[in-house]
Context: one part of a larger RNA
RNA sequence: UGACGGGGACCCGCACAAGCGGUGGAGCAUGUGGUUUAAUUCGAUGCAACGCGAAGAACCUUACCUGCCCUUGACAUCCUCGGAACUUGUCAGAGAUGACUUGGUGCCUUCGGGAACCGAGUGACAGGUGCUGCAUGGCUGUCGUCAGCUCGUGUCGUGAGAUGUUGGGUUAAGUCCCGCAACGAGCGCAACCCUUGUCCCUAGUUGCCAGCACUUCGGGUGGGAACUCUAGGGAGACUGCCGGUGACAAACCGGAGGAAGGUGGGGAUGACGUCAAGUCAUCAUGGCCCUUAUGGGCAGGGCUACACACGUGCUACAAUGGCGAAUACAAAGGGUUGCCAACUCGCAAGAGCAAGCCAAUCCCAUAAAGCUCGUCGUAGUCCGGAUCGGAGUCUGCAACUCGACUCCGUGAAGUCGGAAUCGCUAGUAAUCGCGAAUCAGAAUGGCGCGGUGAAUACGUUCCCGGGUCUUGUACA
Numbered sequence: 001u002g003a004c005g006g007g008g009a010c011c012c013g014c015a016c017a018a019g020c021g022g023u024g025g026a027g028c029a030u031g032u033g034g035u036u037u038a039a040u041u042c043g044a045u046g047c048a049a050c051g052c053g054a055a056g057a058a059c060c061u062u063a064c065c066u067g068c069c070c071u072u073g074a075c076a077u078c079c080u081c082g083g084a085a086c087u088u089g090u091c092a093g094a095g096a097u098g099a100c101u102u103g104g105u106g107c108c109u110u111c112g113g114g115a116a117c118c119g120a121g122u123g124a125c126a127g128g129u130g131c132u133g134c135a136u137g138g139c140u141g142u143c144g145u146c147a148g149c150u151c152g153u154g155u156c157g158u159g160a161g162a163u164g165u166u167g168g169g170u171u172a173a174g175u176c177c178c179g180c181a182a183c184g185a186g187c188g189c190a191a192c193c194c195u196u197g198u199c200c201c202u203a204g205u206u207g208c209c210a211g212c213a214c215u216u217c218g219g220g221u222g223g224g225a226a227c228u229c230u231a232g233g234g235a236g237a238c239u240g241c242c243g244g245u246g247a248c249a250a251a252c253c254g255g256a257g258g259a260a261g262g263u264g265g266g267g268a269u270g271a272c273g274u275c276a277a278g279u280c281a282u283c284a285u286g287g288c289c290c291u292u293a294u295g296g297g298c299a300g301g302g303c304u305a306c307a308c309a310c311g312u313g314c315u316a317c318a319a320u321g322g323c324g325a326a327u328a329c330a331a332a333g334g335g336u337u338g339c340c341a342a343c344u345c346g347c348a349a350g351a352g353c354a355a356g357c358c359a360a361u362c363c364c365a366u367a368a369a370g371c372u373c374g375u376c377g378u379a380g381u382c383c384g385g386a387u388c389g390g391a392g393u394c395u396g397c398a399a400c401u402c403g404a405c406u407c408c409g410u411g412a413a414g415u416c417g418g419a420a421u422c423g424c425u426a427g428u429a430a431u432c433g434c435g436a437a438u439c440a441g442a443a444u445g446g447c448g449c450g451g452u453g454a455a456u457a458c459g460u461u462c463c464c465g466g467g468u469c470u471u472g473u474a475c476a
Stems, first nucleotide, its partner, number of pairs: 001476002003473003007470007015460002019424005026315008034306002042053002064301007073125001077124002079121005086103001089100004107114002127290002130288003136284002138279003141275001143273001148187006154163003167178003193267004198235007208224002212222003238261001241255005317417001321376005327370001333364003338357002343352003383414001388409007430452006
């Protein structure tokens, strides 16, 4: 100087408390451990691994296993020889591949040949998701959006180092003020950026419709440019104003005006560093290793196994509910290898036919919870839907291992969950649907969108984490 303390003081955080809803019990989904297996590829492992890499494993992916094949190789550069490239079909085979076969003779040319491409050969070499993240770059997680981390000069100290950065106030903040052997500065904080909340200007189609007219009653048409909206520009909030407190400061409390008030809400943004944290399987890369194989091709299988254990979720256990009928109101997105209306068929998944739309125009697309009426009456039920049987639909060469969905039947556990434990402070929690990325198909996951919309916070003694000062130390 740090680190640590079941030392002290001060301060903060959904850290506790106050409250609301969960997890832990059930069934299922998903990840992991374990076990099994020819293989169940690999990595991630307290917080910070475990719906994680994977924004989507039937083949492919795919790295694993079994079997069948190749050896200058699937890919790159160079050399030699031959052939344009390319293309039709037959046979064998699980295919890779092998054997045979049809058409085709192009471009440039100094007529030697050359360029692209294909085949054969030789060796230099290719190739490796093989090892080492404790050899590395890059990227990332975490403490933590915590308020800290440092430097120059000066001063003090023999020196390590200290001072500044401590102190008195204040703040979300090393934020600002005052003081001070310090005076300044840098990286962080804040602001500048995006979005949302109010108003104004510009613009008016595909969007809008106040007034006028027509109307098949649909902004449908004429028309309008007001309103909504769209998307560009601007205004607006700064403790600016008033009162109080304070040290005449910084600031805090209350008020006015205002759409918004003291960082308005949300996002992006992550200092010096810590964990030899994670990643050699995104990529790059040193070293090591393989080279008729640890490389390459193919078929089938596996990653989907199942006595069990854990994590994360979904659905429930019902009446603030289930079911039936009727009826409102979104936002944000996507669409030409695409979204697909209307109509017809089917109980339905869906199919047929087919209009429109490269989209403020057409389509996906009925939002659902809600509201109204009816029914059920506390029951393992008209709750719950697992499981299984049967029949189908769709995608796709192909749904056996191993897809999703529909219909009929079946109707399991489950009556609110032990110890323990998680999230959340407001348009939040809870609850309700909708979209889209990946994607042929395959979400209860992830990412977004809006609808309805709470309760509680006395307080900081305690638990956890963090910051500042101080103290002890046999630790570095």